[in-house]
RNA sequence: GAGUCGGCCAGACGAUCGCGGCGCCUCGGCGUCGAGGAAAGUCCGGACUUCGAAGGGCAGGGUGGUGGGUAACGCCCACCCGGGGUGACCCGCGGGACAGUGCCACAGAGAACAGACCGCCAGCGGCCGCAGCUUGCUGCGGUGCGGGCAAGGGUGAAACGGCGGUGUAAGAGACCACCAGCGGUGCGGGUGACCGCACCGGCUCGGUAAACCCCACCCGAAGCAAGGCCAAGAGGGCGCCGGUCCGCCGGUGCCUGCGCGAGCGUUGGAGGGCUGCCCGCCCGAGCUCGCGGGUAGGCCGCUCGACCGCACCGGUGACGGUGUCGGCAGAUGGAUGAUCGUCCACGACAGAAUCCGGCUUACCGGCCGGCUCGU
Numbered sequence: 001g002a003g004u005c006g007g008c009c010a011g012a013c014g015a016u017c018g019c020g021g022c023g024c025c026u027c028g029g030c031g032u033c034g035a036g037g038a039a040a041g042u043c044c045g046g047a048c049u050u051c052g053a054a055g056g057g058c059a060g061g062g063u064g065g066u067g068g069g070u071a072a073c074g075c076c077c078a079c080c081c082g083g084g085g086u087g088a089c090c091c092g093c094g095g096g097a098c099a100g101u102g103c104c105a106c107a108g109a110g111a112a113c114a115g116a117c118c119g120c121c122a123g124c125g126g127c128c129g130c131a132g133c134u135u136g137c138u139g140c141g142g143u144g145c146g147g148g149c150a151a152g153g154g155u156g157a158a159a160c161g162g163c164g165g166u167g168u169a170a171g172a173g174a175c176c177a178c179c180a181g182c183g184g185u186g187c188g189g190g191u192g193a194c195c196g197c198a199c200c201g202g203c204u205c206g207g208u209a210a211a212c213c214c215c216a217c218c219c220g221a222a223g224c225a226a227g228g229c230c231a232a233g234a235g236g237g238c239g240c241c242g243g244u245c246c247g248c249c250g251g252u253g254c255c256u257g258c259g260c261g262a263g264c265g266u267u268g269g270a271g272g273g274c275u276g277c278c279c280g281c282c283c284g285a286g287c288u289c290g291c292g293g294g295u296a297g298g299c300c301g302c303u304c305g306a307c308c309g310c311a312c313c314g315g316u317g318a319c320g321g322u323g324u325c326g327g328c329a330g331a332u333g334g335a336u337g338a339u340c341g342u343c344c345a346c347g348a349c350a351g352a353a354u355c356c357g358g359c360u361u362a363c364c365g366g367c368c369g370g371c372u373c374g375u
Stems, first nucleotide, its partner, number of pairs: 001373009011343007019034007036349001040360002043358005048223004055279004060219005065079005080094001081092004095214002100212002102208003117153002119149003124146002126143008161179002164176003180204001182201008227300004235256009258292007271283003307327002309324006344347001
């Protein structure tokens, strides 16, 4: 100088006024706390709550190298394999394509047990010419019509191993040596994914599973408007008191929780029950729709928790353990702000709403550390 990986900060300080929670008192104040690394997207995983804490099958969804961490995960750590980089390091939706089915655009002759466009070939069958004679055969030359070939060219992301030799009319794993790859066996290393070595085999067996599918493992659903408690409530029933024209009216207490209409249903059963379908089991007299009316207040859930920071110990690490006279928003029309002053490098993305662990996305700038390469 260039690069790579990781961590941290997110204008600072002061004054005045204001807002929300909590505490205290002499009820007017005082004290104290008051957004984020992403509070965001709501994409995963859990805690918590409610719903039949019987069962079976099918369907459906998710995950996918190995070992570990964790409450759990699709997250994190370490390693393996493949690819990229001189390197630090980075990237990988990384099980199975000899269980089966499907697909492989364009180009190209041919795209899966393939194919012959250009090309190569006169060994074979024809045809043409010449020569010979035993007159229908032989020899020589030619021809790419039939035929043989797949080396070379060309197409493509991919063309049925590579290179050299033998061989041949020309060729070809047809054969041979070496190499690559596949499969098998044995030995050695590793917890394992996997790695190394030796021998053998047929000579090569394409890709795609973010296509169906197969294998292994996991998964009940809905969500804090979850859910619980209190109060009130239209209408009705009962009791008491008062009034009365004996029909009722008014007040009050307790219990219940409204009225009208239509349709379906009451053991031959509607409807309901841990969501789809089937079986099975259970409850069961109401259920559905329309119209009208009433209440729409308060408290809990609610924030101290698998929490964060610091120190020590264990571990390569994710993380775990112990200690701590360190820290902690909790609203419900919903607080976290405004003004002024000083300074600087002139301030980005953005704001809680049940909570927690992750991932992803947005972001002015600045600081620190490890490592690599070049000089």

Background:
This is a predicted structure of a 375-nucleotide RNA (Bacterial RNase P class A) from a soil metagenome. RNAcentral holds the sequence, with entries from MGnify. Its Rfam family is "Bacterial RNase P class A". Gene Ontology terms of the family: dimeric ribonuclease P complex, ribonuclease P activity and tRNA processing. By type it is a ribozyme. Of the family's consensus pairs, 92% are formed in the model.